[in-house]
Background
Predicted 3D model of a 1457-nucleotide RNA (small-subunit ribosomal RNA) from an uncultured organism.
RNA sequence: CGCUGGCGGCGUGCUUAACACAUGCAAGUCGAACGAAGCACUUUGCUCGAUUUCUUCAGAUUGAAAUUUUCCUGACUGAGUGGGAGACGGGUGAGUACCGCCUGGCUACCCUGCCUCACCCACGGGGAUAACAGAUAUAAACAGCUGCUGGUACCGCAUAAUCGCACGUUACCGCGUGGUACAGUGUGAAAAACUCCGGUGGUGAGACAUGGACCCACAUCUGAUUAGCUAGAUGGCACCGGCAACGGCCUACCAUGGCUACGAUCUCUGACCGACCUGACACGGUGACCGGCCUCAUUGGCACUGAAACCCCGCCCAGACUCCUACGGGAAGCGACAUUGGGGCAAUAUUGCACAAGGCGGAAAACCCUGAUGCACCUACACCACGAGAGCCAAGAAGUAUGUCAGCUUCUUUUGCUCUAUCAUCAAGUCAAGAAAAGAUGACCCUACCUGACUAACAUUCACCGGCUAGAUACGUGCCAUCCGCCCCGGCAAUACCUAUGGUGCAAACGAUAUCCGCAUUUACUGGAUGUAUAGGGAGCGCAGGCAGAAUGCUAAGUCUGAUGUGACAGCCUCGAGGCUCAUCCCCGGCACUGCAUUGGAUACUGGUCAUCCAGAGUGUCUUAGGGGUAAGUGGAAUUCGUAGUGUAGCGAUGAAAUGCGUAGAUAUUAGGAGUAACAUCAGUGGCGAAGCUGGCUUAGUGAACGAUAACUGACGAUGAGGCUCGAAAGCGUGGGGAGCAAACAGGAUUAGAUACACUGGUAGUACACGCCGUAAAGUAUGACAUAGUAGGUGUAGGAAAGCACAGCUUUUCGGUGCUGCCGCAACGGCAUUAAGUAUUCCACAUGGGGAGUACGUUGGCAAGAAUGAAACUCAAAGGAAUUGUCGGGGAACCGCACAAGCGGUGGAGCAUGUGGUUUAAUUUGAAGCAACGCGAAGAGCUUUACCAAGUCUUGACAUCCCGGUGACCGGACAGUAAUGUGUCGUUUUAUUCGGAACACCGGUGACAGUUGGUGCAUGGUUGUCGUCAGCUUGUGUAGUGAGAUGUUGGGUUAAGUCCCGCAACGAGCGCAACCAUUAUCCCCAGUAGCCAGAGGUUCGGCCGGGCUCUGUGAGGAGAUUGCCAGGGAUAACCUGGAGGAAGGUGGGGAUGACGUCAAAUCAUCAUGCUCAUUAUGACCUGGGCUUCACACGUGAUACAAUGGUGUAAACAAAGGGAAGAGAGACCGUGAGGCGGAGCAAAUCCCAAAAAUAACGUAUCAGUUUGGAAUGUAGUAUGCAACUCGACUACACGAAGCCGGAAUCGUUAGUAAUCGCAGAUCAGAAUGUUGCGGUGAAUACGUUGCCGGGUUUUGUACACACCGCCCGUCACACCAUGGGAGUCGGAAAUGCCGGAAGUCAGUGACCCAACCGCAAGGAGGGAGCUGCCGAAGGCAGGUUCGAUAACUGGGGUGAAG
Repeated sequence: CGCUGGCGGCGUGCUUAACACAUGCAAGUCGAACGAAGCACUUUGCUCGAUUUCUUCAGAUUGAAAUUUUCCUGACUGAGUGGGAGACGGGUGAGUACCGCCUGGCUACCCUGCCUCACCCACGGGGAUAACAGAUAUAAACAGCUGCUGGUACCGCAUAAUCGCACGUUACCGCGUGGUACAGUGUGAAAAACUCCGGUGGUGAGACAUGGACCCACAUCUGAUUAGCUAGAUGGCACCGGCAACGGCCUACCAUGGCUACGAUCUCUGACCGACCUGACACGGUGACCGGCCUCAUUGGCACUGAAACCCCGCCCAGACUCCUACGGGAAGCGACAUUGGGGCAAUAUUGCACAAGGCGGAAAACCCUGAUGCACCUACACCACGAGAGCCAAGAAGUAUGUCAGCUUCUUUUGCUCUAUCAUCAAGUCAAGAAAAGAUGACCCUACCUGACUAACAUUCACCGGCUAGAUACGUGCCAUCCGCCCCGGCAAUACCUAUGGUGCAAACGAUAUCCGCAUUUACUGGAUGUAUAGGGAGCGCAGGCAGAAUGCUAAGUCUGAUGUGACAGCCUCGAGGCUCAUCCCCGGCACUGCAUUGGAUACUGGUCAUCCAGAGUGUCUUAGGGGUAAGUGGAAUUCGUAGUGUAGCGAUGAAAUGCGUAGAUAUUAGGAGUAACAUCAGUGGCGAAGCUGGCUUAGUGAACGAUAACUGACGAUGAGGCUCGAAAGCGUGGGGAGCAAACAGGAUUAGAUACACUGGUAGUACACGCCGUAAAGUAUGACAUAGUAGGUGUAGGAAAGCACAGCUUUUCGGUGCUGCCGCAACGGCAUUAAGUAUUCCACAUGGGGAGUACGUUGGCAAGAAUGAAACUCAAAGGAAUUGUCGGGGAACCGCACAAGCGGUGGAGCAUGUGGUUUAAUUUGAAGCAACGCGAAGAGCUUUACCAAGUCUUGACAUCCCGGUGACCGGACAGUAAUGUGUCGUUUUAUUCGGAACACCGGUGACAGUUGGUGCAUGGUUGUCGUCAGCUUGUGUAGUGAGAUGUUGGGUUAAGUCCCGCAACGAGCGCAACCAUUAUCCCCAGUAGCCAGAGGUUCGGCCGGGCUCUGUGAGGAGAUUGCCAGGGAUAACCUGGAGGAAGGUGGGGAUGACGUCAAAUCAUCAUGCUCAUUAUGACCUGGGCUUCACACGUGAUACAAUGGUGUAAACAAAGGGAAGAGAGACCGUGAGGCGGAGCAAAUCCCAAAAAUAACGUAUCAGUUUGGAAUGUAGUAUGCAACUCGACUACACGAAGCCGGAAUCGUUAGUAAUCGCAGAUCAGAAUGUUGCGGUGAAUACGUUGCCGGGUUUUGUACACACCGCCCGUCACACCAUGGGAGUCGGAAAUGCCGGAAGUCAGUGACCCAACCGCAAGGAGGGAGCUGCCGAAGGCAGGUUCGAUAACUGGGGUGAAG
C1' cells in the first nucleotide's frame, strides 16, 4: 500500500522540513523579610430607624440593613521592595571523527547553594530608594521629572581565629613541581533580623555528602584518484594578565621546533554508549521506545547576575522572516504539551481529565504551582490471550461444478431434535485494590472482578494451488490480454493468464513493497584461494617491517594463575521464586557482562639482557667445467658490388606466367680487389647466466657456480611494502655505417574484387657508438628455483671417493638437467625429492560477465605510449575440466555400378503422359531434393466427381425409434432439358388361433441422419527413407565424484558386431546368417486332359489300342557341410588352389527391413478427438469442367537408317486369361470388322499369329522405298450418347529429325542391350504398369580423387548439432556516460576593508547620598570619549563540489534492415 476486520490486556506512535506557527497552557512561591492600601470578623461609639410585641392609641419595647469611628484578629487580596527558585524537570539530534562518547585511572592543580555534623559569633550607626502622590509625555511598548517612606535592600565602623596573604623556625612525607604540622611577626576581611516564644533565619571557619571541572592511557566510519601539514604553530622565560584551577588560555621577548606511511593534513558520512535485530559461534547491521553522557534552543556574536549559565519560555547587538502601528516607533521565537499549515511514493494520535499517587520548586506550615508525572481518547503498528458453538440424525435433499450422463464432489454441509452460554448485549445488580495500620482525601471509575437475565442468536477473511512449495479441474482467451521471486507460461485442447467450483496455508488478520542479518567458508580472525576457472610482480639487489639456529643464567613486557576494585539501572539467560484467571506484562533473587585497572605468584614458550657454541651463513686454501659479461685484435666460407679475361642468347621467376635483367654482351666461368653482416659441421630435452638472453678464433681485465679440505668469523640469516638496478623485439633522438634481408611504397600476376597470400624490385629499419622507451603467450601460464621431512627406476653433462681381474669396470657420493613411477594431493586433465604432496616464514595478487585496462585526475616520457585506475548502465550468465554425439575444404584403414574400364541412354526433334505456370464460371484435390512430377489414378465422353453454372428437396439419397394411412411392387399417359410434378387405368403381399401380427410403401413429428468441410503440428492404422547398411541394446561385475566408460576397443578375418585369438569382463536380447517358397540335378510314387522309347493299328492328327522309358506335371525324398587334399596363417578363425560333383564356398534371384531419424506422407482408402456449417459446406438433376496453352521441367515411346527398310514363303517359347466370357473351322469385306456358333467353366476347346532370327528377292546413301507428326476424305466396333473429348481401319498428303551443348542416368551375366507375348483395370479407350519367355554381349588395371555409408582416432567456442555458431562497419530508435566555447549555483578556507553589542585597558575638564574632613577638599564611583579584540556585511584571486550547454567521442540495448 491492497483487501478484510469481533473483543480484551500490554507496549509503541513525524524515520521527511533543526520548515513556519493562530490559540490555550507548560515556573512559580514566600505577608513568619518590608511599607502602603483594600476586604472580612470582633469590640467601642455616631447617624438613621426596616420590623416585632404590649397598649389606656398618648406611648413604651425590639433593633434588621446601611453610613461613619475605634480596637482586636485573619490561614483574605494582590501591584511593588526583598529572598529562594528560575542552570532542574521536558524537547531535539542540526553541528561535532572531537578526550565528544566508552572503559580505566589521576588532581600534591580545583570548585561545590540547599541537606547533615561539630565550633565561634551577631556591637553600634548612617544615607537613600521603589511602591505611593502629583503633574508631564505617549497610538502602543516603554518612560523620564518633582515630592514622601520601610526593610533580612544598600554602606561604613568595631570585634575575631585552627581563616586568607606575606615573612620565617623546626620536623616528617612525596617519583617530581611540592605537601602536612607548628612557635612567632606583620597585614586583610563578617553578620539580619522575624516570631504566634515552640522556633525560623544570618556571619566566619572546618568536616561529610552530593554535584561538577581539568588532565592522562586504550578504543571509536570512508577515501592515497587527499602526502606532506603547522606560525600561537612547538618549547622556554616573566615579578604580565586571566581563571575555581592547571595550561599559548592570553600578551611581550627568545629559540625553531611539533605532527606524519602504526596514515598527519584534506574530503565524505555521522551525535556516542548501555543496548536492539540477526547468527551455532566469531561477527554483521542498527542506535526508535527506556536509561547514561554530550550538543543545540529562529541564524551569528556577546557579556551580566549567580554556588553553578555565557541561560529553550532572562538581557544587549547584528541578519533573515512574521505581526502591530496614529508611520514617529514597537513586538515575537512550540526542536515543552495539545493543536494548525506545509513537506512526504507512502506514513505517525486529543486544542482531553487530575494533581488521587510517587516526585520537582517555594513556604515554618497549611498550602500553592507542576502539559514533569498519573490516567483516559485515537490507530490491528507490534506482542500476548479469547471467541464465533457442542452432540445425534441419510432424505446422502436442492443449488453449484464436473461428467464416457452411470455417477461423483461440495457433504454430516443444510435441514430437524437436544444441550450449553466463552465473547458481545442489558440506561440489570453488587462492587474492590491502588489510601502511605486514627480520621479525611481516587483523575482513572460507579472501572476491573463477581452475580443475574436473554438468544445459537451479533462475530471470517486473505493469499495461494507448473517446479522450488502444502494443494486441480472446467469454461473463456489464442505470443493477444496478461502472469512472473528464479526457471519460465501464453501462437485453438493453458493444472502457469481471466472466471467458476473444489482444495491448501495462515488466521483478526492475510498478502505486496522497502530495509537488515542469515543461507554466503560468496572478503575466509575463527574459516578460503592463485599451473589451466578471477588471481605470482618480467627479473634481481636491498632500507624499514614482520619472521628467525643450539645449550645455560638473569629479568618478568607478552603469556598463565589467585585475589581486590570496577564493569550504573534497565535489558538478555534452556537459573529459581512471586503478582495480574493464563500468557504478553510487572516484581524479587541469582548468574552473567568473556572488559579495564591494581596487586600476589609461576617462568615452559615468545621478548629483553650478560657471557658461550657450531650444524645456518660467510671467509681462506687446492682443484674443475662452461656460447657468463666487457674491451681490443683477427680468420675463413657465402652473398653483393666494381675491374679485367673467356664466352653467347638468353637468364631469372612460378602452380602457370608476367613485371625484372640481357647483343650498350647478361646468366655462366676465371683472376685478383672492395665493403658489410652473420659465424655451417661440432650441436646434444647438452652448458652458463637473476631474468631478458648467450655460439668462429686469440688476448687482457672481470662476475658467479660446483667439488675437496675443515684453518678462520660466530647467527653475521631467509623474505622484502616503498626505493634502486637490469630488462627481447618494435619504436624515438644524435652521429657515422649500409652487404644481405626487408614494414611502407611501386610494378606484374591471381581473383567477381585482391589495398592479401606466391613473384620482381625497394626505403625506413636491421649492424655500430652514446642516450631514451620499460613493454611481450617477458610462459614452467607454477613468487622467493627460501627452509626441513617424505618409495623407487632409468638416462645425461660436471666433480670427488673406494674397490677390482685396470686402454677399463663396479659401487658410493655432491650439486645440475630430463623421462618414468608409488604414497599423497587435485573439480578433473594431471603433479609426484626440479611437487600442484606434508609443514614453517615473508612478499605479491584475485573476488560474476560486459562497460574497461576505458574515462577523469596524477606521476614519469621528446613522442609513441606506460604506470596507477573507477562509475553510471546492462546481462543471468561468462568461464574451467571432462563426457556423449555431430561436423571438419583433419588423419587411418574399409565397403558400395561410388569412381575407373565398358555397353546403352537422357539432355537436341515431333509425339504420349505427369507437374509447374498461365487462363477460366470451374479448370476439384493431395504429393515437393534424393524419398513429388506414366505418383494416389489397375484406365475423367455421361457416371466416376470431390469443381462450376442453372434448376430443385429439407427428418432428407442412406440408418434406428414413434404416430397415422395404404397394400404393395409394376406397366403405360401428359408437362418439363432432366430431377420432379400431375392425373389415370389395370393389378391387390405373407402366414394366422381371424383378435391381431409380420413385411413393404406413402404421409407426419422430433431425436437425428449425412458432409471427399478444417486440423496428418491432436491421433490410430498403413507407408516411404537412411538401408538388407551392420549395427542397436541390456543384466551382473569392474574402475570413475559424475555425465558416462568397459563389454561393443585391440591383432587377424568376413558379405556381416561373421568367426578366432587376446583382454575386467562374463553372459543375454533385437538385428546378420539359417529356418520359408522359387529356380538348377537326381531318386521314388502317381498316370489324365500330359508324353511316346520300343512294338502294333491308322483316316497320318499320340488319332487309337497299349505303355509310363523319356519330357512335363503333382506329392515325397536326396544333395553342398570348406566334408576331402595341398599351401599360407599363430597348430586358430579363415584365405588361395585342386579333386570329385548338376551345383563350391551365403549356387542364382525373391519374401523377410533391428534401435531409431525426417513434427517425412496420408483426416480424400478406413477409423477417430476437437472444431465449423445444418432450407446447407447435406441431397438430386441437366449441361459444362478436370482434356485450356506464349511457356518451363520430369518420365517415356518412335526415329534419324544399310548390324537397316520393304516383299515373299518358313522355324522356335514361356507365362497367363476365358461364361453378361474367350470364341475355332467356313463365308463376306482392301481393312478395321461382319456373319455364324464347333468345342470349352479348361494340362482336353478358344484367345494364339509369337517377334527378333535364318533363307531368297528388292531399292543403294538420298530427307531416300529413312521417318511417320499433323491434316483431309471415307469407314468399323463399343456405348443412351464419341461435338467439346476416345480407340481402330482404308486412301491421300508426308512436318521436324541425318545421333544431339553444358550437364546427367542405368548397368557386372543369362545381366546390359534388343525382340515379341500375356494379365490386371475395363462397355470402349496404353507408348503406362505388372508378369513371361526368345536372342544375348563388353569390361573391372585398380581405390589417388568425386558421391554415399559404417568403424576408429583427433580438433571443436556446434547440440535445432556446419543449412551450426558467430565478428565488425553502416542505417534507425532509446538509455546512461566522457569531452566541451561557456553559463549558473553551493561549500570550506585565505587576504584586505568593515566594525554593532560587549569585556578589558586608558582617559574622564562633566556628574555623584553614605566613609574621612569644621571647611576647602579627599577616598571611591559613574556618564562620556579613545584604543585592542570583535559578529554580520563588502571586495579580490584561487581551491573544490554540483547542475546545465551548441557540438562531439566511444559504450549499452533493441523487430526477421
It matches the Rfam family "Bacterial small subunit ribosomal RNA". The sequence is in RNAcentral, with records from ENA.